């Protein structure tokens, strides 16, 4: 260096779920306050897969919009037992 990843070790992020305020028809999202299932990339980037709304429609096709904590991808990175 590259691979790997533990009942080390420091620091970090935060799911469901509540509350409170917007925002959208929905999915869901944004900003406080709790929470703490998880996670070495659960950090950035990306909607190829897939899912999930709406509108079409006949369940298909077709349009739109949603999710990066589903799966593959790119970058960029802390720690060092075996």
């Nucleotide at each position: 260096u590259u691979a790997c990843g533990a009942u080390a070790a420091a620091g970090g992020c935060a799911a469901a779920g509540u509350u409170c305020a917007g925002g959208g028809c929905a999915a869901c999202c944004u900003g406080a306050a709790c929470g703490g299932c998880g996670c070495a990339a659960a950090a950035c980037c990306g909607a190829a897969g897939c899912u999930c709304c709406g509108g079409g429609a006949g369940u298909c096709a077709c349009c739109g919009g949603a999710g990066g904590g589903c799966u593959g991808g790119g970058u960029u990175g802390c720690c060092g037992a075996a």

This is a predicted structure of an 82-nucleotide RNA (c-di-GMP-I riboswitch aptamer) from an Elusimicrobiota bacterium.
The source organism's lineage runs through Bacteria, Pseudomonadati and Elusimicrobiota.